[in-house]
Overview: The RNA shown here (small-subunit ribosomal RNA) has 1418 nucleotides and comes from a metagenome. The coordinates come from a structure-prediction model, not an experiment, and the mean pLDDT is 84.
RNA sequence: GGGUUUGAUCCUGGCUCAGGAUGAACGCUGGCGGCGUGCCUAAGACAUGCAAGUCGAGCGACGAAACCGCUGUCGGAGCCGAAAGGUGAAGACAGGGGCUGAAAGCGGCGAACGGGUGAGUAACACCUGGAUAAUCUACCUUCGAGUGGGGGAUAACCACGCGAAAGCGUGGCUAAUACCGCAUGACGCCCCGGUUCCAUGAACCGGGGAUAAAAGGACGCGCGAGCAAUCGCGCGUGCGCUGGGAGAUGAGUCCGGGUCCUAUCAGCUAGUUGGCGGGGUAACGGCCCACCAAGGCUACGACGGGUAGCUGGUCUGAGAGGACGGUCAGCCACACUGGGAUUGAGAUACGGCCCAGACUCCUACGGGAGGCAGCAGUCGGGAAUUUUGGACAAUGCCCGAAAGGGUGAUCCAGCGACGCCGCGUGGAGGAUGAAGGCCUUCGGGUCGUAAACUCCUGUCAGGCGGGGAGAAGUUCCGCGCAAGCGGAAUUGACGGUACCGCCAGAGGAAGUCCCGGCUAACUCCGUGCCAGCAGCCGCGGUAAGACGGAGGGGGCUAGCGUUAUCCGGAUUGACUGGGUGUAAAGGGCGCGUAGGUGGUUCGGCGGGUCUGACGUUAAAGCCCCCGGCUUAGCCGGGGAAACAUGUCGGAAACUACCGAGCUUCGAGUCUGAAAGAGGAGAGCGGAACUCCUGGUGUAACGGUGAAAUGUGUGGAUAUCAGGAGGAACACCGGUGGCGAAGGCGGCUCUCUAGUUCAAGACUGACACUGAGGCGCGAAAGCUGGGGGAGCAAACAGGAUUAGAUACCCUGGUAGUCCCAGCCCUAAACGAUGGGUGUUAGGUAUCGGCCUUUCGGGGUCGGUGUCGUAGCUAACGCGUUAAACACCCCACCUGGGGAGUAUGGCCGCAAGGCUGAAACUCAAAGGAAUUGACGGGGGCCCGCACAAGCGGUGGAGCAUGUGGUUUAAUUCGAUGUACGCGAAAAACCUUACCAGGGCUUGACAUGCUGGAAGUAGAACCCGGAAACGGUGACGAUCGGUAUCCAGUCCGAAGCCAGCACAGGUGGUGCAUGGCUGUCGUCAGCUCGUGUCGUGAGAUGUUGGGUUAAGUCCCGCAACGAGCGCAACCCUUGCCCUUAGUUACUUUGGUUAACUCCGAAGCUCCUAAGGGGACUGCCGCAGACAAUGCGGAGGAAGGUGGGGAUGACGUCAAGUCAGCAUGCCCCUUAUGUCCUGGGCGACACACGUGCUACAAUGGCCGGUAUAAAGGGACGCCAAACCGUAAGGUGGAGCAAACCUCAAAAAACCGGUCCCAGUUCGGAUCGAGGUCUGAAAUUCGACCUCGUGAAGCCGGAAUCGCUAGUAAUCGCGAAUCAGAAAUGUCGCGGUGAAUACGUUCUCGGGCCUUGUACACACCGC
Repeated sequence: GGGUUUGAUCCUGGCUCAGGAUGAACGCUGGCGGCGUGCCUAAGACAUGCAAGUCGAGCGACGAAACCGCUGUCGGAGCCGAAAGGUGAAGACAGGGGCUGAAAGCGGCGAACGGGUGAGUAACACCUGGAUAAUCUACCUUCGAGUGGGGGAUAACCACGCGAAAGCGUGGCUAAUACCGCAUGACGCCCCGGUUCCAUGAACCGGGGAUAAAAGGACGCGCGAGCAAUCGCGCGUGCGCUGGGAGAUGAGUCCGGGUCCUAUCAGCUAGUUGGCGGGGUAACGGCCCACCAAGGCUACGACGGGUAGCUGGUCUGAGAGGACGGUCAGCCACACUGGGAUUGAGAUACGGCCCAGACUCCUACGGGAGGCAGCAGUCGGGAAUUUUGGACAAUGCCCGAAAGGGUGAUCCAGCGACGCCGCGUGGAGGAUGAAGGCCUUCGGGUCGUAAACUCCUGUCAGGCGGGGAGAAGUUCCGCGCAAGCGGAAUUGACGGUACCGCCAGAGGAAGUCCCGGCUAACUCCGUGCCAGCAGCCGCGGUAAGACGGAGGGGGCUAGCGUUAUCCGGAUUGACUGGGUGUAAAGGGCGCGUAGGUGGUUCGGCGGGUCUGACGUUAAAGCCCCCGGCUUAGCCGGGGAAACAUGUCGGAAACUACCGAGCUUCGAGUCUGAAAGAGGAGAGCGGAACUCCUGGUGUAACGGUGAAAUGUGUGGAUAUCAGGAGGAACACCGGUGGCGAAGGCGGCUCUCUAGUUCAAGACUGACACUGAGGCGCGAAAGCUGGGGGAGCAAACAGGAUUAGAUACCCUGGUAGUCCCAGCCCUAAACGAUGGGUGUUAGGUAUCGGCCUUUCGGGGUCGGUGUCGUAGCUAACGCGUUAAACACCCCACCUGGGGAGUAUGGCCGCAAGGCUGAAACUCAAAGGAAUUGACGGGGGCCCGCACAAGCGGUGGAGCAUGUGGUUUAAUUCGAUGUACGCGAAAAACCUUACCAGGGCUUGACAUGCUGGAAGUAGAACCCGGAAACGGUGACGAUCGGUAUCCAGUCCGAAGCCAGCACAGGUGGUGCAUGGCUGUCGUCAGCUCGUGUCGUGAGAUGUUGGGUUAAGUCCCGCAACGAGCGCAACCCUUGCCCUUAGUUACUUUGGUUAACUCCGAAGCUCCUAAGGGGACUGCCGCAGACAAUGCGGAGGAAGGUGGGGAUGACGUCAAGUCAGCAUGCCCCUUAUGUCCUGGGCGACACACGUGCUACAAUGGCCGGUAUAAAGGGACGCCAAACCGUAAGGUGGAGCAAACCUCAAAAAACCGGUCCCAGUUCGGAUCGAGGUCUGAAAUUCGACCUCGUGAAGCCGGAAUCGCUAGUAAUCGCGAAUCAGAAAUGUCGCGGUGAAUACGUUCUCGGGCCUUGUACACACCGC
């Protein structure tokens, strides 16, 4: 920064995401190299090997073999010699010595380092800075002194013995740089004196006293001894040794400061705290001991519990912080667990010892052995962590004079993408935009220059060849006193190394996650609240960009995701940097302790503060610069740096501290006034009430919406008198007063607290707040004792109700009251802690004072209200702040769980105070907005009610629907459906059912191929038909072509086949279009402006008015649009024009406007005009709009009627009118046919017709319409039939002819209140008409039959005038007909409306809301 609470908004607030990081693990994948890194778990257990030895120049002994000399004896080759003899090699034996040395021993040094681990430890363990005048320090450096002379042992070894072993015992021999005396030696120690200093004492100077040392071996030279090897002595050299001083290094100890969570751990402590004296230590010290004293620590958190090695640093973060402490480095601790000492300079000792324990192993059962938290490795545990590798070449360590030895330290290699860094998997060209995939609106698009193909390159890997650096040293020789110089020789685990060259050839090398929003990336298919996804919001119920697959795309890349954890975002613990009226949050209120904070002046001080210098702040790391590996990571060199802290100086404003003051502006005291339901106690009073007594008096009282329970003839209620009792105090009384809060109300008295004002005087900062603590604290409740009139939980009864454990009524106990003692809570609220100061006012009121003319003004203190600035999320607050500041306290950190559990404290109990977690949700919430809703309010309208007239609901029938039935009773419509789609179901229609048929199809388009007796087809046969079979007959047109014939080609038609047709199959919740409804209701919006953080408001609200958001006025609004109205049609009056088939006047004529002539007034017809606008008058009203009345007029305030339906609502209705996406069927869900069904029938509902009769029925007569229809038609006259109808044929495509008779009405007659001369259902018989066909299933006629029904329960519908009611006429559809339906037409022609309380629906304003799918809500 984003997502997520809402219809939307602002705020609060939590959850969540994007970033970075890791010793990681898991999933998928994996080419190379470098540098790092790798048991976070079981400080579990460990097989095996290695990890600490070395010195023979300290010592003795031993020594197989090999080596080098020497001596003696033997030997006797060879040589010399004439011989004698001499000399005398090899070899053997013996002795002695040297050299070398495996193994063991004595001795020295090392083994206390290096390496591992983090169990323990909350501690001077660590960090930091100091102290050590309270200490030690092997090896090393330096200074100065010394190293004389003796002694006695012992291991090894030998012998014997014990034991299974490990090992041990006894006796005997021997050496030393092993061990012990003696000598000498002091700067140490003790005593005395002195100087200096940081003074428990230290350093130094002088004098005196006591004590304590040592070891040798090597080399060179010289001398001596010995036969010689060799030994001894002296000198020299270097190595050692002894005691001492100093240094360096390392270590010990002490101290200041810092160092996690928990108070649901509040008190802890007996060597505890201190002292005296000892002991002990290298050293101070209760470290230890005896005695004495009674101390010590703690709210600045002791004691206890939990967790944890600490640090440099690491990660993150803008920083401040937060988290962490693996690798590297410093410190500490530990070494199977616990304890202990020994040796030593150093240990209380990882690879030492002893004891105890657990475990493992060996055992002859007697007894022994062991300690991987060293390096590898094993088992185990675990999500998880490597080789039983190489080398001492380098670096370092130990030993050694050195050579050298040792070194799992270390250096290397191995394994692991565990991390970081680098490289590669090719580059350029290449459009027919290939094939293929995917999508598609079928045109195409996309993967995509991607591939193929062409031309190149050659990193890495592979092969071959070459090839550094890491090597410095060391030894030997020569020179040199030496340091060193010169020369020679020699040393590499890594290493088949790095690096370089050559060879070959694009060849061997890409994945993973994501694509609804946050968050970059979209389509198809599958699935159908299933399977699944998901970090949060959330996706999935048949068109899913969210599941799964695919294509495409996005991100990162040898990796990519997931999980876990940390920081961040989170100003969500707020130091930087938050809050508490209503969101979580002010303690119920006061007094006051610690603490925090504090008026004014001067002086001092220098703790805080500021500043300078010096020191520390290890290295590594971070940062900067330079450099080395090809680069980077990595590494090397140099530099910089902060916080912190120590020491020494300096400054002195502020603050603290010390001292001395000050007085009004803090606080307090005194004097004088004042108001008050402030508190406590005592006493008193009247009204009312109930009860008791008595009187009067009689039938009721009481109570409610209405009643009943209850009381009352045993005398109530009512009324009068008297008495008793308890509780509360009417009027005054107030938006009033007092109190810290709770709270306080008749009157009087006593005691007592606080407050205010006025004017002065005094004290001199004495103040504010206040954790703990103490006190007060409504009501209810508890304990004991009183009291008890009224009221009244519980309880009882009566009502109400579906129920009524309630509301209402009649009763009624605790309690309410008093005393004493508890309890300690509350919406204890102003939901607002206390104090101080500052910051506009207006108005009202209480108390005091001043002033005063007054209903006036001023001032101090209180209490309200409105309001400026400012604040606030908004509402609101606003000198009584929620403004601006300071001080102190309390409290908050998502909702639920829960003020619950547990612990503690308090309480007699009830319970109170303190106060969690698991788990669970993605919200919970505040304020405001727009709607909707309300058995909220106001205003208004509508046949909404009311007032009327006539109906429905009851009957019979018609028709539609539900239900049921059925093979099927096709489908849809269901509160706005139900005489609706359907303005016509016997077949058809027809979609349904049964059966029988067809399969390019009943119908369209295209392609391929074919066929003249072909396609077709009368008759005939089968069949219910469709269809099948046979088949006389029997084909067309155009071109070639001027004509004819043939042929060929083409078209139409036919056949076969392929594309496709077809579907009233699904989805009206995928849609278009159309329609219903609210509703012909008066509304619905926009632009600009303004207001508001915003949703939004304003406009459109308000005052009037209207049928109307109609108009007027007002107004931060001004305008505009869709609606209203008007424009349109019709009807009512007039005029103009036009007169045939209309009209009539007139002359003639006829039965007759029947016909002819003339005429055109009226009527009528149908085209165009006029007319009405509140225009005129009066009144009302705001000089308005408008209303009321009037005149004129055919018509008057919209003249009547119609058409016309705003933004929208109902996923309203319709895929079966049509159109249409997707899905489904394809010898069937298509199509054809016959028959049936849509007409069924116990029932239920809607809409109608006809009635129930006398305002009537029946019979006869008479009069008067309008609007329509007519050629497959309307049909006249005349005739036949009782009639339906038939015959007939004139006229008429119609102002001409015809349907056509209008009916009610009127006149006359009859019936006489009855199931009838009402009513006509039902049924029987006979007919007519239409039609292929009236059985299912038509209408009509005649005769007969003559049902229910005597005006309709609850309930309900229509209508305000040419309306209702009533009467007939016509038309569409249509062969006929279900029509009593529908749509039209005219005739006759009413009643009533006081009014808006109520019912229903609606409009506007307002109010409440926890609703927004909106009250059918939650």
Background:
It matches the Rfam family "Bacterial small subunit ribosomal RNA".